[in-house]
RNA sequence: GCGUCAGGAUCGGGAGAAUCCGGCGGGCAAGCCAUCUGUCCCCGGUGCCGAAGGAGCAACCGCCCCGGUAAACUCUCAGGCGACAGGACCGUCCUGACGA
Numbered sequence: 001g002c003g004u005c006a007g008g009a010u011c012g013g014g015a016g017a018a019u020c021c022g023g024c025g026g027g028c029a030a031g032c033c034a035u036c037u038g039u040c041c042c043c044g045g046u047g048c049c050g051a052a053g054g055a056g057c058a059a060c061c062g063c064c065c066c067g068g069u070a071a072a073c074u075c076u077c078a079g080g081c082g083a084c085a086g087g088a089c090c091g092u093c094c095u096g097a098c099g100a
Stems, first nucleotide, its partner, number of pairs: 002099008011091003018046001020045004025041005047081003053077001054075003060068003
């Protein structure tokens, strides 16, 4: 110097889906008396998305029942559905282990 794996970085890239509906709920602002407007939060509801995490399994292996077992597939528990953020994964750099 190379390959595989693991960890790290204030590094680069990185998809999908309602800026939905409601509440005599709370804060703030505007308005100034019309139980009215905007925004944020909280709570509830419907629809939707898959790429944090989680769960399921074909071949195959052991094999009597049965058990083990992958993913970007499936589910949608969790999470998410303007932007921001997050984000599997890819690249770059650093560190370590193993191998030739």

Model confidence (mean pLDDT): 77 of 100. A computed fold for a 100-nucleotide RNA from Albidovulum sp., annotated as Glycine riboswitch aptamer. It matches the Rfam family "Glycine riboswitch aptamer". Its family is annotated with glycine biosynthetic process in the Gene Ontology. It was read from a public genome assembly, where an Rfam model found it.